[in-house]
This is a predicted complex of two RNAs, RNase P RNA and transfer RNA, with 417 nucleotides together. It holds a member of the Rfam family "Bacterial RNase P class A". It is annotated as a ribozyme.
RNA sequence: CGAGCAGAACAUACGGCGGCGCGGAAGGAUGAAGAUCCUCCCGUGAGGAAAGUCCGGGCAUCAUAGGGCAAUGGCAACUGCUAACGGCAGCCGGGGGCGACCCCAGGGACAGUGCAACAGAAAGAAACCGCCGCGGCCCCGCCGCGGCAAGGAUGGAAAGGCGAGGUAAGAGCUCACCAGCGUACUGGCGACUGUACGGCUAUGUAAACCCUGUCAGAUGCAACACCCGUAUGGGGCAAAUGCGCGGCCCGCGCGCCCCGGAGGUGGCUUGAGCUGCAUGGCGACUUGCAGUCGAGAUAGAUCGUCGUUUUAUACAGAACCCGGCUUAUGGUCUGCUCGUUUU
RNA sequence: GCGGGUGUAGUUCAAUGGCAGAACACUAGCUUCCCAAGCUAGAUACGUGGGUUCGAUUCCCAUCACCCGCUCCA
Repeated sequence: CGAGCAGAACAUACGGCGGCGCGGAAGGAUGAAGAUCCUCCCGUGAGGAAAGUCCGGGCAUCAUAGGGCAAUGGCAACUGCUAACGGCAGCCGGGGGCGACCCCAGGGACAGUGCAACAGAAAGAAACCGCCGCGGCCCCGCCGCGGCAAGGAUGGAAAGGCGAGGUAAGAGCUCACCAGCGUACUGGCGACUGUACGGCUAUGUAAACCCUGUCAGAUGCAACACCCGUAUGGGGCAAAUGCGCGGCCCGCGCGCCCCGGAGGUGGCUUGAGCUGCAUGGCGACUUGCAGUCGAGAUAGAUCGUCGUUUUAUACAGAACCCGGCUUAUGGUCUGCUCGUUUU
Repeated sequence: GCGGGUGUAGUUCAAUGGCAGAACACUAGCUUCCCAAGCUAGAUACGUGGGUUCGAUUCCCAUCACCCGCUCCA
């Protein structure tokens, strides 16, 4: 210098002028009051993903999800972390890369069922060509019966692989090595590893049904609680054979539909919060101390403009709140790997 | 904001994991004096990107687009 790998923090810097939301203080105006309005000052004001809504929780209601039953959906090596998780950390096994390092929906196909198009003899106890033995005939060959699964052919996949022995020909039939399975011992909390022995071993697919284990009651802040008493109006259907409580039964409760119209408050932001230091741990994380308060709108605020420095830039805008995952995206820095050149 | 659903030809819809089809529309030809109708032939598609599988419109994941529902008077 080039090509890469891993991680971290940041998110148009600084200043002037003007504007907007929220909170607080002061002054003034109106009103009987609650309160409303105006002026000025102070504080504060989007994200790493606020996004997708894919998971996990808090919170709220449904009768303490009321009882029972049947389904449905998610997840999947192991040990931990955590409020919890399908997340994270470490580790095991498998795979990729020269390497730094990365990836794995990673239980079960001897519980059962299904599927494997076309091709091929056969897609699960297969024989077309072929090899071998016996017999027959018109005996260099053909036919019949039997044995075999090495070789050929088909396929994504063909009955463990490869070599030697063996045999009429062959075959785990026997043996060595390798793969797989089982048993015993060793090490490890464990997944698993290593060693020895054994019989010789019937494909793939579970992101097909399914089985095993495990988790989940449903609905989401338009949940829900309340105030004012006028925005509260008009019409239709029904009296259970209907509707609601996620499905069914029991049980409990009682309306439903259309047109029209429509105010406010709470929930609402102090929380598994953030920052720093220390403690324990390889780590995720835990514990302790100190400090700190950083949006809360409701038609929805966070912007405009000018100047300076080398440049002022991507994806993108909170709407009940947290922990993750995924996706979109700008430049910067740190550590490491490989290659080339020079010393 | 929250919840649910759907993407296949120009349009409306099919298809059990194994060659993507139908109707209307379109194009060309035949027929006709010309048009329409009719007949014959043809072109055109699984929203996008990954994964599972021998093989994906179909199964799984992500993503994009579109559609539907919701509160109060009650």